[in-house]
A computed fold for a 396-nucleotide part of an RNA from a soil metagenome, annotated as large-subunit ribosomal RNA, domain III.
Context: one part of a larger RNA
Order: sequence, then structure tokens, then C1' cells
RNA sequence: GAGUAACGAUAAUGUGGGUGAAAAACCUACACGCCGAAAGUCUAAGGUUUCCUGCGCAACGUUAAUCGGCGCAGGGUGAGUCGGCCCCUAAGGCGAGGCAGAAAUGCGUAGUCGAUGGGAAACAGGUUAAUAUUCCUGUACUUUAUGACAUUGCGAUGGGAGGACGGAGAAGGCUAAGUCAGCCAUCAGUUGGUUUUGGUGGUUUAAGCAUGUAGGAAGCGUCUUUUGGUAAAUCCGGAGACGUGUUAAUUCUGAGGUGUGAUGACGAAUUGGGGCAGCAAUGCCCCUAUGAAGUGACUGAUGCCAUGCUUCCAGGAAAAGUCUCUAAGCUUCAGAUGUCAUAGAACCGUACCCCAAACCAACACUGGUAGACAGGUAGAGAAUACUAAGGCGCUU
Repeated sequence: GAGUAACGAUAAUGUGGGUGAAAAACCUACACGCCGAAAGUCUAAGGUUUCCUGCGCAACGUUAAUCGGCGCAGGGUGAGUCGGCCCCUAAGGCGAGGCAGAAAUGCGUAGUCGAUGGGAAACAGGUUAAUAUUCCUGUACUUUAUGACAUUGCGAUGGGAGGACGGAGAAGGCUAAGUCAGCCAUCAGUUGGUUUUGGUGGUUUAAGCAUGUAGGAAGCGUCUUUUGGUAAAUCCGGAGACGUGUUAAUUCUGAGGUGUGAUGACGAAUUGGGGCAGCAAUGCCCCUAUGAAGUGACUGAUGCCAUGCUUCCAGGAAAAGUCUCUAAGCUUCAGAUGUCAUAGAACCGUACCCCAAACCAACACUGGUAGACAGGUAGAGAAUACUAAGGCGCUU
């Protein structure tokens, strides 16, 4: 220079009360404003205690601070079903033997790892200051082992099926959700409403089990035969005969609906008790007991049926679990199928932030960051404008 520039989006604050040494900024109440395909809610990655409570204000916070993602102390993350681990493989990695190389090492078979993919099973309500599909209540489901009973050709690291898949487009059936009416509670009320006009709020309920619908797909069954599937096969594939069906039947699949789950839960409001504010009326909060209505129509998804259907060429993972077939073998055993009972389901993650003041950017930085949810009015719309739930007014 200079007590100058700046104090980081122009979404916005004002008033009363409280606390306190001190309040524009903390708490609280009432107004006002902003976002609302987000500036709301839930996850992945990443962070790693930042979560909750008490005490505190030196430093950190672009100002003050009684406040804080700050300091100190204490507390907090509960799983057979969520995710991992586990079983399986992809790209890719490693790689016994092996090949190459002077060596270091490189490549690679068998194999073994490797998810961002495939593979068993849980929902609703309640509860904490802080966790909940994890705790509690109610109602379920899966799988393994053992035992009992009944029936019985079982058996794999091998064969076969299946798993098993692209883009685009169209039509249909549904549901979520919403809107309106009815119903319930309550308020206002006799004014234009009186066989009542109107306002406000509510009208919610899962998985599972039973049924097997709209729709979609394929012909199905029996018998005979056998250059194939590295051996075998009753399985798969090929060939043939018969029956049945081709207006269809049968089998498989399949949303949703209905019943049950639920004489339950939730639910406004009320009774009784307590606390706070107030002179009182009364208002607010907590505990306890009781527990109203809980139906119909319309609109209607980008969600489900659907890995479906139609169509196109560039022709769109693998393996295991699963089903089936036999080989060796076993065939009083073992094994398989069904029912019931008993026991088990370990370990790791789970707090909190997650378009952000907690991640990546030296910062409490106008930047960047994968996915899910998607109310109302107007609108073709996830545009845009206003708004609900919810969250904020961006630390001078």
C1' cells in the first nucleotide's frame, strides 16, 4: 500500500420466547422465501468413527459462537433367508510335467485362481439417543445330517438334455400409483343450501399357502429298430409302425385376481394419570386403557406377463447347481423316493456420509462421481412452471 480488496453462486429473511458473560448466525414458536427427475429418499465405489449423548471453545470454522463434520469422555453396527465367504465359470492371471533360451526368463498342457455374470430360502408390524428384511411379536420358507416308518434298481469326475442369452418394432392382458365417489371421524353452521350445503383428515394391510386365469410354447403316447453321441445305455439323435389330436385335446409355462394369512396388525379420536406454559379458559408433550370407517368406479405406467411374439442381419458367453442315462461296482448292506421327528446353518460386512462440508479435486472449493425410487396441476414429455412428502435459506 491498507483497515483498502476479499469473506466462494443475488434461494431471503423477519419477529416473539429460551439459554448464556456475551446472540443477526445456537435452541424453540410463528410468519416469509428456495429445491422438488432434487438442493428429497435408498444403495455401489471411496472415506473410516465423521454416527449418538454429555461436557467444553485455546486452535480449526474466511466474522461472532453458548453451535459444529472441532477438542475431551462415554456409548453405538446383533442375520440360516440382505451382501460376501461358498459352488460355477468369462476376459485375464498363475502354471506340475513339457517346449524354447547362455542365463535371467518367456510360452503353455493338465490343472488352479479370477465377477462386473449363473447358482437354495422372509415378509408385515413394533422398538432405540444411536441398529434393524439382523432385536421383539406374528406368520413363513430353504437346505444339510441323523433316526423311524413305507416303497424300491441304485450308482459318475463319463454320455445327453437344460441352464442359454442379439438389435429393432408392435399389439394385448395386468398391477403399482393416482383421481373421484361412497363410508367413518371431526369442524363450521341455519346464510342461497335443511329429503342438509360446505371445510379438514382418514379410508392401510406383506411374504407364504391354496386355486391355476388373460396370455405364451410344443403335437403327445406306446412299440420296433440302430453306420452316431471315443466304452455302455432303457437317455439323446436317426428310421419305421400304431393310437390320439390338428374347429382342438394334452403337457409345460404364466402375470394378475380370488380365498386364506388376518377374531391379527395399523388406524383417527376418546377415558384416566402425570409434566410444562398460562391468572384462567385452554394449548402442547409423555404414559396407560378402549380401538371408527377400512368399499366401488375411472385413469393408468418406462414396472410385470416377457429370456414371450413379429421381424432383421452383423447371427448375438461359459461352466456349475438341476433332470436323465448307463459303466465299474453294490444288490440281507449300501443307495434311491416319500412322510414324520430331532439337530444344525459357522465366519466376515452391517454405524454414518454417498451429486456431498464426510468421496476425487492442497480448502467446509460455483468442478467431477455408477445405480434404484419417480406424488399432484397444466403439458407429448423424466422439458418447463407452480406444488406434496421431505429438505433447505447456501457461516459474515
Its Rfam family is "Bacterial large subunit ribosomal RNA".